[in-house]
RNA sequence: GCCAACGUAGCUCAGGGGUAGAGCGGGCGUUUCAUAAGCGCCAUGUCGUAGGUCCGAAUCCUACCGUUGGUA
Numbered sequence: 001g002c003c004a005a006c007g008u009a010g011c012u013c014a015g016g017g018g019u020a021g022a023g024c025g026g027g028c029g030u031u032u033c034a035u036a037a038g039c040g041c042c043a044u045g046u047c048g049u050a051g052g053u054c055c056g057a058a059u060c061c062u063a064c065c066g067u068u069g070g071u072a
Base pairs, nucleotide, nucleotide: 001071002070003069004068005067006066007065010024011023012022013021018055026042027041028040029039030038048064049063050062051061052060
């Protein structure tokens, strides 16, 4: 240089056109003499950036940026 995959919450990852979710983590409450565990509730976010298609885009298309792998 070329090719491919990936980029979504603090972390690990789902979701592949119609209101963005789970687990862990965090906060509050309950329970206990107290702590932990358990249970209930709450908040997580410009879905890498910019354009395009569409009534509607995290999702489809293009370019770019980043990470990883392959190849000479």
The RNA shown here (transfer RNA) has 72 nucleotides and comes from a bacterium. The sequence was found in a public genome assembly. Rfam family: tRNA. Rfam's curators write: Transfer RNA (tRNA) molecules are approximately 80 nucleotides in length.